[in-house]
Molecule: transfer RNA
Organism: Candidatus Woesearchaeota archaeon
């Protein structure tokens, strides 16, 4: 050096291909309940400007360009 994949909550992922309702689920975390009291188990409630800029659009996580980090592949 050439191609591919990947980046979204503290952590593991979905949503992206085909733009359009307040960005969702598990876990964690906090609060309340239940309980002699922990766990468990129910409820609820905070946390994100979708890896950085830039463009297209009326509207961008989603389409387009660029950079940077991870990865695989061919040399």
């Nucleotide at each position: 050096g050439g191609c591919c994949c990947c980046a979204u909550a503290g952590c593991g992922c979905a949503g992206c291909c085909c733009g359009g309702u307040u960005g969702g689920c598990g876990u964690a975390a906090c609060u309340g309940g239940c309980u002699c009291u922990u766990a468990a188990c129910c409820a609820g409630u905070a946390g994100g400007u979708c890896g950085g800029g830039g463009g297209u659009u009326c509207a961008a996580a989603u389409c387009c360009c660029u950079c940077u980090g991870g990865g695989g592949u061919c040399a």